The RNA shown here (SAM riboswitch aptamer (S box leader)) has 124 nucleotides and comes from Salipaludibacillus keqinensis.
The RNAcentral record of the sequence draws on Rfam.
Lineage of the source: Bacteria > Bacillati > Bacillota > Bacilli > Salipaludibacillus.
[in-house]
């Protein structure tokens, strides 16, 4: 880089500090910012990984102990801490429209499935 799994619901800074203009992946749109934007430090959510503590099954074993399962804890490794919509595909439904009345066009909404995206752990 690619690949498989899981997760994308909720939570966390509207009074921290350097910092000093762009940010919210991507593109259209709709927001954030000098009342302070990235980005770095601190703090803080969470619980993907390790790790601790109970807990309950089976096996082996004198016996200790050992691997898959739940809960919990938050000292590591990572994550994340404005808030959204649409993307493609197919259903419903609305509304407008027509030298065509249609299995139509368009535009809005719903719902269901994916694509992309982002994190985590494992392969390669």
């Nucleotide at each position: 880089c690619u690949c498989u799994u899981a997760u994308c619901c909720c939570g966390a800074g509207u009074a921290g500090g350097c910092g000093g203009a762009g940010g919210g992946a991507c593109a259209g749109g709709c927001c954030c910012g000098a009342c302070g934007a990235a980005g770095c430090c601190c703090a803080g959510c969470a619980a993907c990984c390790a790790u601790c503590a109970c807990c309950a099954c089976a096996u082996u074993u004198a016996a200790a102990a050992a691997a898959a399962g739940g809960u919990g804890a938050a000292c590591g490794g990572u994550g994340c801490u404005a808030a959204c919509c649409u993307g493609c595909a197919a259903g419903g439904c609305a509304u407008a429209u027509c030298u065509a009345u249609g299995u139509g066009u368009a535009u809005g909404u719903c719902u269901u499935g994916g694509u992309c995206g982002a994190u985590a752990a494992g392969a390669g």
Source information: Rfam family: SAM riboswitch aptamer (S box leader). About the family: The SAM riboswitch is found upstream of a number of genes which code for proteins involved in methionine or cysteine biosynthesis in Gram-positive bacteria. Of the family's consensus pairs, 97% are formed in the model.